Small-subunit ribosomal RNA from an uncultured Oligoflexales bacterium, 1536 nucleotides, folded computationally.
Its mean pLDDT, the model's own confidence on a scale to 100, is 85.
It matches the Rfam family "Bacterial small subunit ribosomal RNA". Its family is annotated with ribosome and structural constituent of ribosome in the Gene Ontology.
[in-house]
RNA sequence: AAAUUUUAGAGUUUGAUCCUGGCUCAGAACGAACGCUGGCGGCAUGCCUAACACAUGCAAGUCGAACGUGAAAGCCCUUCGGGGUGAGUAGAGUGGCGAACGGGUGAGUAAUGCAUAGGAACGUACUCACAGGAGGGGGACAACCACGGGAAGCUGUGGCUAAUACCCCAUGAUCUCGCGAGAGCAAAUGGUGGCCUCUACUUGUAAGCUACCGCCUGUGAAUCGGCCUAUGUCCCAUUAGCUUGUUGGCGGGGUAAAGGCCUGCCAAGGCUACGAUGGGUAGCUGGUCUGAGAGGAUGGUCAGCCACACUGGGACUGAGACACGGCCCAGACUCCUACGGGAGGCAGCAGUGGGGAAUCUUGCACAAUGGGCGCAAGCCUGAUGCAGCAAUGCCGCGUGAGUGAAGAAGGCUUUCGAGUUGUAAAGCUCUUUCGGCUGGGAAGAAGGGUAUCGAGGCAAAUAGUCUCGGUGCUUGACGGUACCAGCAGAAGAAGCACUGGCUAACUCCGUGCCAGCAGCCGCGGUAAUACGGAGAGUGCGAGCGUUGUUCGGAAUAACUGGGCGUAGAGUGCGAGCAGGCGGGUUUGCAAGUCGAUUGUGAAAGCCCGGAGCUUAACUUCGGAAUUGCAGUCGAAACUGCUGAUCUUGAAUGUCUGAGAGGGUAACGGAAUUCCUGGUGUAGAAGUGAAAUUCGUAGAUAUCAGGAGGAACACUUGUGGCGAAGGCGGUUACCUGGCAGUGCAUUGACGCUGAAUCGCGAAAGCGUGGGGAGCAAACAGGAUUAGAUACCCUGGUAGUCCACGCGGUAAACGAUGGAUACUUGCUGUCUGGAGUGUUAAACCUCUGGGUGGCGAAGCUAACGCAUUAAGUAUCCCGCCUGGGGAGUACGGUCGCAAGGCUAAAACUCAAAGGAAUUGACGGGGGCCUGCACAAGCGGUGGAGUAUGUGGUUUAAUUCGAAGCAACGCGCAGAACCUUACCUGGGCUUAACAUCCCUUGACCGCCUCGGAAACGGGGUUUUCCCUUCGGGGACAGGGUGAUAGGUGCUGCAUGGCUGUCGUCAGCUCGUGUCGUAAGAUGUUGGGUUAAGUCUCGCAACGAGCGCAACCCUUGUCUUUAGUUGCUAACAUUAAGUUGAGCACUCUAAAGUGACUGCCGGUGUCAAUCGGAGGAAGGCGGGGACGACGUCAAGUCCUCAUGGCCCUUAUGCCCAGGGCUACACACGUACUACAAUGGCAGGAACAGUCUGAUGCGAAGCCGUGAGGUGGAGCAAAUCGGUAAAACACUGUCUCAGUCCGGAUUGGAGUCUGCAAUUUGACUCCAUGAAGUUGGAAUCGCUAGUAAUCGCAGAUCAGCACGCUGCGGUGAAUACGUUCCCAGGCCUUGUACACACCGCCCGUCACACCACGAGAGUAAUCAUAGCCAGAAGCAUGUAAGCCAACCUUCGGGAGGCAGCGUACCAAGGCCGUGGUUGCGAUUGGGGUGAAGUCGUAACAAGGUAGCCGUAGGGGAACCUGCGGCUGGAUCACCUCCUUU
Repeated sequence: AAAUUUUAGAGUUUGAUCCUGGCUCAGAACGAACGCUGGCGGCAUGCCUAACACAUGCAAGUCGAACGUGAAAGCCCUUCGGGGUGAGUAGAGUGGCGAACGGGUGAGUAAUGCAUAGGAACGUACUCACAGGAGGGGGACAACCACGGGAAGCUGUGGCUAAUACCCCAUGAUCUCGCGAGAGCAAAUGGUGGCCUCUACUUGUAAGCUACCGCCUGUGAAUCGGCCUAUGUCCCAUUAGCUUGUUGGCGGGGUAAAGGCCUGCCAAGGCUACGAUGGGUAGCUGGUCUGAGAGGAUGGUCAGCCACACUGGGACUGAGACACGGCCCAGACUCCUACGGGAGGCAGCAGUGGGGAAUCUUGCACAAUGGGCGCAAGCCUGAUGCAGCAAUGCCGCGUGAGUGAAGAAGGCUUUCGAGUUGUAAAGCUCUUUCGGCUGGGAAGAAGGGUAUCGAGGCAAAUAGUCUCGGUGCUUGACGGUACCAGCAGAAGAAGCACUGGCUAACUCCGUGCCAGCAGCCGCGGUAAUACGGAGAGUGCGAGCGUUGUUCGGAAUAACUGGGCGUAGAGUGCGAGCAGGCGGGUUUGCAAGUCGAUUGUGAAAGCCCGGAGCUUAACUUCGGAAUUGCAGUCGAAACUGCUGAUCUUGAAUGUCUGAGAGGGUAACGGAAUUCCUGGUGUAGAAGUGAAAUUCGUAGAUAUCAGGAGGAACACUUGUGGCGAAGGCGGUUACCUGGCAGUGCAUUGACGCUGAAUCGCGAAAGCGUGGGGAGCAAACAGGAUUAGAUACCCUGGUAGUCCACGCGGUAAACGAUGGAUACUUGCUGUCUGGAGUGUUAAACCUCUGGGUGGCGAAGCUAACGCAUUAAGUAUCCCGCCUGGGGAGUACGGUCGCAAGGCUAAAACUCAAAGGAAUUGACGGGGGCCUGCACAAGCGGUGGAGUAUGUGGUUUAAUUCGAAGCAACGCGCAGAACCUUACCUGGGCUUAACAUCCCUUGACCGCCUCGGAAACGGGGUUUUCCCUUCGGGGACAGGGUGAUAGGUGCUGCAUGGCUGUCGUCAGCUCGUGUCGUAAGAUGUUGGGUUAAGUCUCGCAACGAGCGCAACCCUUGUCUUUAGUUGCUAACAUUAAGUUGAGCACUCUAAAGUGACUGCCGGUGUCAAUCGGAGGAAGGCGGGGACGACGUCAAGUCCUCAUGGCCCUUAUGCCCAGGGCUACACACGUACUACAAUGGCAGGAACAGUCUGAUGCGAAGCCGUGAGGUGGAGCAAAUCGGUAAAACACUGUCUCAGUCCGGAUUGGAGUCUGCAAUUUGACUCCAUGAAGUUGGAAUCGCUAGUAAUCGCAGAUCAGCACGCUGCGGUGAAUACGUUCCCAGGCCUUGUACACACCGCCCGUCACACCACGAGAGUAAUCAUAGCCAGAAGCAUGUAAGCCAACCUUCGGGAGGCAGCGUACCAAGGCCGUGGUUGCGAUUGGGGUGAAGUCGUAACAAGGUAGCCGUAGGGGAACCUGCGGCUGGAUCACCUCCUUU
């Protein structure tokens, strides 16, 4: 100098956010266990379970210096009888001390315990100190001997004997008793060694002396122990009352000692909400673990205390025990037995069995430390010291070090380039710890003894003895151990877990919601970093993981350090005892408080500084700390107590005021219903619509009269009063509270308030009334799939009154009460004061209530905000994840219904609050669209075509599936296509690249075959060259590979559909919000449009809209062939000349912008007009935002993965895709006169033609044939346009409509027309007469109608894509249907309403409750019983010490009795637990049944309490709440 150095979070509820809240993880620890693995050493630790049972051995003995006895083997001698020695040894006995320590365990114990601090009425062997003493006698009993009994244990009788054993007498105090006089109490002068100075006899011994060890009495000390007090010491109140020796007193007894400890009597006390009593659990502490701490958990090893020793009871001995290795009794168990009886107690050390997940050697030694005995040597000591076993823990060391790139091989991966394992290995150089072998080798040893020497004490002493010192010798279990040295050689020595996030560390393969993983979230359904394996990596390392437990994180029980409006949480309200808290000034005290000091807080441990083992762990020394308790002294601010005083808190009196405050009685009018009578006639009532119902027996309506009950319109008001529930006609009486002003009085009298008491809506219950209306239940009618409902017609309890009960509500402001403080504005109710005024009114100020908005502040946000949810204080109540459950059991209250109190098992990882963005609503507002409406024409009916489903089939290939599949892929299946089926063939392949080899290849002929293909024959010598070879083609071969319309469109790209040409979708910066997000993008207008404009915490921008592009509509310019023709000429004809004006062609321009005028408007814009070919986007097209639908397509193409490889590939023939009881979609043709047929005769545009279009002419009824001019086309061809118009006919019929079907005959294409083409002619002549429910398209050159062309294509078009001709009707409008956009609102939805979700029933499993009972266990009332034992009585039987008069006595004992009492028994009671037929609800469980209750106005708003009803969710009545949407009105507020 130090001993204060200290606080971490993460995952998981949601589409996302913030909060609340639980669950889980990361850390540390352990007497641990399990799995895999395992080199060495040191130090620790090791039955947590059965206080279960124990074989065997050992764990407490010692003393001959207390005493009497007393062997044997062996050896020696022998006279063979024996003797000596061993040896006074061993052994047993008497006696002493010890055995009450040490060692074990934690069953019991919640206080007879423990911890801390104190106390007075006690004991204490051995030890120490001091004082005094130890005189004289006596009788026994063991051992031993003899004789017995018994299986054994053991024991009986008789006899002998010693003592430091026992007894008596004496003496005796400062001891004990007693006030005192006085009385009473002891001993071993014994043992050992030595000596002869003194005495005796004689040497030597005795007396004696001496040293030591002992004995007795007393005092003191120390140590140890007994007792008492205070405080602290777990859980349950679903344990609330307990107690009769109980509480106290007096007398007595008892104890070492106080005391109801015991007893007699007296009194009636004692404990308890500050938790008694009862129940459960538990040894307590120092400490240990954790934690920043405060705390929480724990009490193994070590240390202190306690308790126990097979279970229960008991005493004896002793200084000490009610005694672990003692005794007695009872019980259970085990063993022995001759059946008569006996023996035993490992929770000592080892060890065994058992239990269990689990815990060691039947070791060595007393060398050290300690203990017992002994004078001592020494003996004993499973205490202890050591060793053994176990990675059980902590600590240390090692398994090598350096160099080494060809970045080896191998493995793994790969984008095939490489990467990684990896300087890792090998190789080279070096070292040798640990282990192995060899050799050396400690400390722990101090003492004690002995020999000897010396000094000192005692003493007569050179004897002896004691003390001290020196020297020599002697003592080690561990152990030849630690340690040291040498030798050889990298040699013998690495695993475990993990790698989705939390959490450090990633790839491949296998598997395919399987197998499996998982601490939480969660992985796995064919591309799994999550399963299993491999490689690689990460972490720790002789260990690593898992499991269990504790603390932490958890501020998740909050003292430090939380909350209660809506998340869990304020009692429904008041009065008030106890308790808690309490205004101003002042005196004193000192309990709290603060300071100083003293004692204690054991040691060990923790912490700090040193020291010792090579280091560390470990050990050791010193300190600090031990936050506590107690004593003493001091301070007096604050709290408290005490005394005095004050008025502001509180209260009282007087005056004034407002009020649906409460109770009782009386009275009143309107209305409903009923009754009577009159008038009067056919309906009334009711509903969405109806019906049940009432009415011709006269209803409804109307008038008059009467009866009865209930409720009190308007006033009436976010107005008033009340503690809350609640209170509303008028009047009277009784009565509570509140507010205000002035004055007076008391003087802190106050606040809160567990328990307690009272009040307490509606429903409900009891008794008795009453009963008009309304109305649970109930009945009927409707609605409906059903309708135990909603709606309707009736209707009973009830609603009303009186008296009782009940005690709950969304009993709400979801906000406990009280006090104080903290910017404001405004309304209203009710008081007071002031100025001015005649007064009212008004204005200003000031109290008390009750509303609204808002500052600071608070809040998770919403919101609250002087009426706080702000800032503080005091008191009470309540909360601690969701469900189970406000339930069960128990208790208590109630007539009942039920209320209050109130769990657990089990189960889930959430449940929840507020706000956000969407989506949705049988919510609202605004707007748009052929969405509706207004119109026109269709579909649905027929026949046919075509596609689909279904069915069929060897195959009928595959895909597409509401809109957005179905004349779709297919712009064209006879073969091909073709993917399907049957059969026949090929296997490096029909196709691509590479390698080797051969030589042409090609072509032609022929045979078999359905062909593919196979066999045979014939012809034929490629190109380039640097002469090495190379190239193309073909045959053969090998392996890499090809090939796949096989699977996955849910692995993908690309492309496409759809919402939707709807007007939206976003971003940057800024701002607001904790955040998700918002703002911008909302609002007022306007538009086709998020188009534009104004405003605005926004300012800008992007993708979309629009425009730019194409086409069409006007004009101009340029250019006129193949186009055109006005004028001129010409022809049959723009045929030709001529011309380019016009049309047209095709290039460039022009034009339209709300530009102009007028109205409206702030603007944007809009309405009208002019001009213009065109007017407000001129018409049409292309163009499709962010995204949605896991939409479609692996069979266009591309592509990952998987699969097939003499086949799922390839080739070929034939068949199929064309089937046909049926159903649907899309079309065509029709049903006819707006028409059919016949005739002649007009007017287009797009487009297209060489393997082509194909003219004229001729032939055929026709399809067509023939023909081959012209044309690569503004030139030639397709090419006839058709409807229309005109003329004729048909005259309403199944027809001169309609054309299907069928027969016959043909044409064309094609290798081929049968399955299966199109067309033509002749004949045939079906259904069909305008189409049910339903449904589609279209707003102008559109619908409707008419034809033409093209793609595909050999051929095949009613389809598709284009083109032109003719050419309408209607739109008042936005209520409704559908779709969409914007704003807003509700939401329990977010897979987003095709959402979510409730209950019964059925099935499986799980835990729980009830249950006739049954079993176990614990406690206990009463009674019986009574072993051993102590006490007491008795003692007729027995007895050594003392006394004796010898008879006996004193004293003692056996025995017996009594009291107490253990076990046991009887009969009850209570608690706990197990089982239990059956039964009840609860929970959980991918795809069960019935409904649809809730969430949106959830389709009847929901919910709370209560009552009734119902398969079920639920429904209905009564009262309450908003935690109800929407619209309107009222009131208030804010802004303008």